[in-house]
RNA sequence: UCAUUCCGUUAGGGGUGCCCGCGCAAAACGUGCGGGCUGAGAACACACCCUUGGAACCUGCCCCGGGUCAUGCCGGCGAAGGGAAACGUCAUGAAUGCCUC
Numbered sequence: 001u002c003a004u005u006c007c008g009u010u011a012g013g014g015g016u017g018c019c020c021g022c023g024c025a026a027a028a029c030g031u032g033c034g035g036g037c038u039g040a041g042a043a044c045a046c047a048c049c050c051u052u053g054g055a056a057c058c059u060g061c062c063c064c065g066g067g068u069c070a071u072g073c074c075g076g077c078g079a080a081g082g083g084a085a086a087c088g089u090c091a092u093g094a095a096u097g098c099c100u101c
Stems, first nucleotide, its partner, number of pairs: 001094004007088004011051004017037008057082003063076004
């Protein structure tokens, strides 16, 4: 000096669904509260996840198969397309330079 892992800092990106009960409303698939399902996260938490070596997340998707009371529940589609970065300490490895023998 370069590379890499972990970690950290700052910055940025992202999702928030389904079911049941009650109240309001009432044509309701709306809305508030409570409970349940999956999940890291099911909204307002400076939480959680992800940031190019990128499956966080979006598109395709009112898709296909399975399952469920139901769902973006599971698998496929699929390393398909899109998608948000810089820096720092330690450690390890490599290269180069200098000094000594």
The RNA shown here (TPP riboswitch aptamer (THI element)) has 101 nucleotides. Rfam family: TPP riboswitch aptamer (THI element). From the family's description: Vitamin B(1) in its active form thiamin pyrophosphate (TPP) is an essential coenzyme that is synthesised by coupling of pyrimidine and thiazole moieties in bacteria.